Context: one part of a larger RNA
RNA sequence: UGACGGGGGCCCGCACAAGCAGUGGAGUAUGUGGUUUAAUUCGAAGCAACGCGAAGAACCUUACCAGGUCUUGACAUCCAACUAACGAAGUAGAGAUACAUUAGGUGCCCUUCGGGGAAAGUUGAGACAGGUGGUGCAUGGUUGUCGUCAGCUCGUGUCGUGAGAUGUUGGGUUAAGUCCCGCAACGAGCGCAACCCUUGCUGUCAGUUACUACGCAAGAGGACUCUGGCAGGACUGCCGUUGACAAAACGGAGGAAGGUGAGGAUGACGUCAAAUCAUCAUGCCCUUUAUGACUUGGGCUACACACGUACUACAAUGGCGUUAAACAAAGAGAAGCAAGACCGCGAGGUGGAGCAAAACUCAGAAACAACGUCCCAGUUCGGACUGCAGGCUGCAACUCGCCUGCACGAAGUCGGAAUUGCUAGUAAUCGUGGAUCAGCAUGCCACGGUGAAUACGUUCCCGGGCCUUGUACA
Numbered sequence: 001u002g003a004c005g006g007g008g009g010c011c012c013g014c015a016c017a018a019g020c021a022g023u024g025g026a027g028u029a030u031g032u033g034g035u036u037u038a039a040u041u042c043g044a045a046g047c048a049a050c051g052c053g054a055a056g057a058a059c060c061u062u063a064c065c066a067g068g069u070c071u072u073g074a075c076a077u078c079c080a081a082c083u084a085a086c087g088a089a090g091u092a093g094a095g096a097u098a099c100a101u102u103a104g105g106u107g108c109c110c111u112u113c114g115g116g117g118a119a120a121g122u123u124g125a126g127a128c129a130g131g132u133g134g135u136g137c138a139u140g141g142u143u144g145u146c147g148u149c150a151g152c153u154c155g156u157g158u159c160g161u162g163a164g165a166u167g168u169u170g171g172g173u174u175a176a177g178u179c180c181c182g183c184a185a186c187g188a189g190c191g192c193a194a195c196c197c198u199u200g201c202u203g204u205c206a207g208u209u210a211c212u213a214c215g216c217a218a219g220a221g222g223a224c225u226c227u228g229g230c231a232g233g234a235c236u237g238c239c240g241u242u243g244a245c246a247a248a249a250c251g252g253a254g255g256a257a258g259g260u261g262a263g264g265a266u267g268a269c270g271u272c273a274a275a276u277c278a279u280c281a282u283g284c285c286c287u288u289u290a291u292g293a294c295u296u297g298g299g300c301u302a303c304a305c306a307c308g309u310a311c312u313a314c315a316a317u318g319g320c321g322u323u324a325a326a327c328a329a330a331g332a333g334a335a336g337c338a339a340g341a342c343c344g345c346g347a348g349g350u351g352g353a354g355c356a357a358a359a360c361u362c363a364g365a366a367a368c369a370a371c372g373u374c375c376c377a378g379u380u381c382g383g384a385c386u387g388c389a390g391g392c393u394g395c396a397a398c399u400c401g402c403c404u405g406c407a408c409g410a411a412g413u414c415g416g417a418a419u420u421g422c423u424a425g426u427a428a429u430c431g432u433g434g435a436u437c438a439g440c441a442u443g444c445c446a447c448g449g450u451g452a453a454u455a456c457g458u459u460c461c462c463g464g465g466c467c468u469u470g471u472a473c474a
Stems, first nucleotide, its partner, number of pairs: 001474002003471003007468007015458002019422005026312008034303002042053002064298007073128001077127002079124005086104001090099003108117003130287002133285003139281002141276003144272001146270001151190006157166003170181003196264004201232007211221002214219001235258001238252005314415001318374006331362003336355002341350003381412001386407007428450007
């Protein structure tokens, strides 16, 4: 000087408390461990691994296993020779591939018409290719975390033999090393804040596909809704009280908004030899008729069990049926979204208007409301599992997809110890869209609808910041 303390002081955070809803019990989905397996590819491991890499494993993906194959190679450059490239149908085979090498079929530039060149293919020799093989404890790059915590430092000066100190401590204050005052310090940098985006108010300008004071329409209009540019608006600016005449705090006015208005992006010096050699790049090591490459099938989907994360429930604040086609936002669409119509109980099918979309389509929002029914039951709750019959995608749904109808109708009656999230348009609850994607979503990312309860307070648990003290630690 740090680090640590079941030392002290001050302060903060959904940290506790006050509340609301959960998890832990059930079934299922999904990830992990373990076990099994020919293989169940690999990585991630307290917080900060475990619906994580994977925004989507039937083949492919795919890295794993078994079998069948290749060896200058599936991919790149160089050399030589040959062919003008290319190449359907056929036979064998699980295919990769092999056979016949046949039908067809010829291009560009230069030319002394002999040929040469570019591109492409075949054959040969070797230099080499290849490696999702190892090492993240050799690395770059990228990322997590403490933590959006308020800290981390430097120059000059001063003090100290020196390591170092001072500044950065102190008195107040703040979300903040934020600001004020004081002070052997005076200044400065990276952080904080602001500048950026979205949202909330107003004005102005402009506007079609949006809108309608006009119209049957065509059209017209520039009010309203909306769209999108610009500008204004909030600064403790004003008033009062407190304060040290400061910074600031509290209350009030006006205001759409009040003290950072709300949300996002933004992550200092560093810590964890944290993660990643399997995104990529890369040193070294290893491999080279194999640890490379091709192909068929299988596996990544196994199942006594254990854990994490979710979904659905256990019901009456509910289930079911009917009606009012009640009321959104944000998105996507051409190998696409697909309307009206017709067929089907339905999944879906036929067909194809319109739309590269403020125009057309996906598209019906759902919870909500009104009426009816059920009458507290393992039920008209719950829907797992199973059988049968179908639909869709796709060469192909057996291993191993999703959906529909009928039948079947399991556990489950609110969950032990323990434990999680959340302070407002939040929690809870209700639907909607998108990426990935042929198909496949209870996951992820986004969108809106309805819309709470509680916070006395900081004694205690956890984490963090500053000062101080002790130390046999560095």
This is a predicted structure of a 474-nucleotide part of an RNA (small-subunit ribosomal RNA, 3' major domain) from a metagenome. It matches the Rfam family "Bacterial small subunit ribosomal RNA". The prediction has a mean pLDDT of 82.